This is a predicted structure of a 105-nucleotide RNA (Glycine riboswitch aptamer) from uncultured Tateyamaria sp. Of the family's consensus pairs, 85% are formed in the model. Model confidence (mean pLDDT): 79 of 100.
[in-house]
RNA sequence: GUGAUCUGGAGAGUGGUGUGCGGUCAGACGCCCGCACGCCCACCGAAGGAGAAAGCGCCACGAAGACGGCGUCAAACUCUCAGGUCAAACGACAGAUGGGGACGC
Numbered sequence: 001g002u003g004a005u006c007u008g009g010a011g012a013g014u015g016g017u018g019u020g021c022g023g024u025c026a027g028a029c030g031c032c033c034g035c036a037c038g039c040c041c042a043c044c045g046a047a048g049g050a051g052a053a054a055g056c057g058c059c060a061c062g063a064a065g066a067c068g069g070c071g072u073c074a075a076a077c078u079c080u081c082a083g084g085u086c087a088a089a090c091g092a093c094a095g096a097u098g099g100g101g102a103c104g105c
Base pairs, nucleotide, nucleotide: 004097005096006095007094008093013041015040016039017038018037019036020035021034022033023032042085043084044083048081049079050078051077055072056071057070058069059068
């Protein structure tokens, strides 16, 4: 350093609407509630993904430098494709822990 286990871990709508299923009801439709999917509007950034700064290298010009062009280059910054906006799950990252293997010194 990688992997494993345990723990902690933020942000943003319990939005509207349609369809289907279920619940409630003596029963059907409806109302209401829940779930799944689709569409619409508003948002979040910490799965994943993307962007590019100094620097460095090359090119062009030239005495040289500057300016210019191309390449390379990071994040918790930026974007919001994906994902997410009750809870749960997920969650960058952080802490703790035992064993095994490989490489280097």